The part of an RNA shown here (small-subunit ribosomal RNA, 3' major domain) has 475 nucleotides and comes from an uncultured rumen bacterium. RNAcentral holds the full RNA, with entries from ENA and SILVA. Its mean pLDDT, the model's own confidence on a scale to 100, is 82.
[in-house]
Context: one part of a larger RNA
RNA sequence: UGACGGGGGCCCGCACAAGCGGAGGAACAUGUGGUUUAAUUCGAUGAUACGCGAGGAACCUUACCCGGGCUUGAAAGUUACUGAAUAUACCAGAGACGGUAUAGUCCUUCGGGACAGGAAACUAGGUGCUGCAUGGUUGUCGUCAGCUCGUGCCGUGAGGUGUCGGCUUAAGUGCCAUAACGAGCGCAACCCUUGCCAUUAGUUACCAGCGAGUUAAGUUGGGUACUCUGGUGGGACUGCUACUGUAAGGUAGAGGAAGGUGGGGAUGGCGUCAAAUCAGCACGGCCCUUACGUCCGGGGCGACACACGUGUUACAAUGGGUGGUACAGAGGGUAGCUACUACGUGAGUAGAUGCAAAUCUUUGAAAACCAUUCUCAGUUCGGAUCGGAGUCUGCAACUCGGCUCCGUGAAGUUGGAUUCGCUAGUAAUCGCGCAUCAGCCAUGGCGCGGUGAAUACGUUCCCGGGCCUUGUACA
Numbered sequence: 001u002g003a004c005g006g007g008g009g010c011c012c013g014c015a016c017a018a019g020c021g022g023a024g025g026a027a028c029a030u031g032u033g034g035u036u037u038a039a040u041u042c043g044a045u046g047a048u049a050c051g052c053g054a055g056g057a058a059c060c061u062u063a064c065c066c067g068g069g070c071u072u073g074a075a076a077g078u079u080a081c082u083g084a085a086u087a088u089a090c091c092a093g094a095g096a097c098g099g100u101a102u103a104g105u106c107c108u109u110c111g112g113g114a115c116a117g118g119a120a121a122c123u124a125g126g127u128g129c130u131g132c133a134u135g136g137u138u139g140u141c142g143u144c145a146g147c148u149c150g151u152g153c154c155g156u157g158a159g160g161u162g163u164c165g166g167c168u169u170a171a172g173u174g175c176c177a178u179a180a181c182g183a184g185c186g187c188a189a190c191c192c193u194u195g196c197c198a199u200u201a202g203u204u205a206c207c208a209g210c211g212a213g214u215u216a217a218g219u220u221g222g223g224u225a226c227u228c229u230g231g232u233g234g235g236a237c238u239g240c241u242a243c244u245g246u247a248a249g250g251u252a253g254a255g256g257a258a259g260g261u262g263g264g265g266a267u268g269g270c271g272u273c274a275a276a277u278c279a280g281c282a283c284g285g286c287c288c289u290u291a292c293g294u295c296c297g298g299g300g301c302g303a304c305a306c307a308c309g310u311g312u313u314a315c316a317a318u319g320g321g322u323g324g325u326a327c328a329g330a331g332g333g334u335a336g337c338u339a340c341u342a343c344g345u346g347a348g349u350a351g352a353u354g355c356a357a358a359u360c361u362u363u364g365a366a367a368a369c370c371a372u373u374c375u376c377a378g379u380u381c382g383g384a385u386c387g388g389a390g391u392c393u394g395c396a397a398c399u400c401g402g403c404u405c406c407g408u409g410a411a412g413u414u415g416g417a418u419u420c421g422c423u424a425g426u427a428a429u430c431g432c433g434c435a436u437c438a439g440c441c442a443u444g445g446c447g448c449g450g451u452g453a454a455u456a457c458g459u460u461c462c463c464g465g466g467c468c469u470u471g472u473a474c475a
Stems, first nucleotide, its partner, number of pairs: 001475002003472003007469007015459002019422005026313008034304002042053002064299007077122002079119001081117003086103006106113002125288002128286003134282002136277003139273001141271001146185006152161003165176003191265004196234007205224003210221003237259001240253005302441001315415001319374007331362003336355002340351004381412001386407007428451007
């Protein structure tokens, strides 16, 4: 100087407390461990691994296993040689690939060029090892308020001071004081979005007034008032008032759409964990080179006495069933989204129309509300599992896809010790969309809106953190 203390002081955080809803019990989905296997490819392992890499494992992917092939190689560059490229058919084979026949004999600025074949030499190739050789990127402490420098001063020196003290703040934010005076990286602000207003522009958006029109509909003439969409500005600064304080500031109020950082996001300092990644990529070293490279068929990554994590659905009446009536936002669409009509109980099929989209479509969202039924039961709760029949995608759904219909109707009656999230349009609850994608194991991830709470006395205690101080058998 740090680090540590079941030392002290001050302060903060869904850290506790006050509340609401969960997990831990059940079934299933998914990830992991273990076991099994020819293989169950590899990585991630307290917080900071475990619906993680994977934002899509039937083949491919694929790295693993078994079998069948190739060896200048599946792909790239250079050099000469030959031939246009190629198309069709047949045979053998699981296919890769091997064989046969027919057709074809390129373009050219005459320098050459594209493509194919076999050959040679340089060379290729490796998801093989090392993240403890590395770059780059990332997690975490933590959006915590810290981390440093120049000059000066103090100390023999390591170093200290500044950065400490008092008050204040979300903040090393500021004020006062001061052997310090300044400065940098962080904080804040500048950026995006949302909430109010003005102005500008009105098509594909809108329809108040004026006409037309219908069973109905901005449907039509027309119009930019309103909504909305895009652009440009304004607006909030403790600015005003009162009290308080030396000041910074604090408390209350007014006006205001908004009040003291208005809400949300992006933004992550110096460093810590030899943290993670050589399997995104790059790269040093080591290793393989008729194989640890590469092509193909099939299998595996989906196994299953078991254990754990994360979720979905429930155990019902604030509910289940049936019928009727409403109201979104944000996205996507041409190998696409599909109106509408017909058929089918349905998944869907057949025709057909509009739209590269503020125009057409996905799309009448579901909880909600109204009426009715069930009457507390393992039930008209719950839907696992299994049988049958279908449908869609795709060369192909046996291993191993989704969906539909009929039947079947398991566990489960609110969950031990323990433990998690959340302070407001939040929790809870309800549906909708997107990426990946032929299809889909999505109950996951990322967004969007609808309905919409309870509670916070307080900081004694648990956990983590910041500042000052004290002790030290630690560095």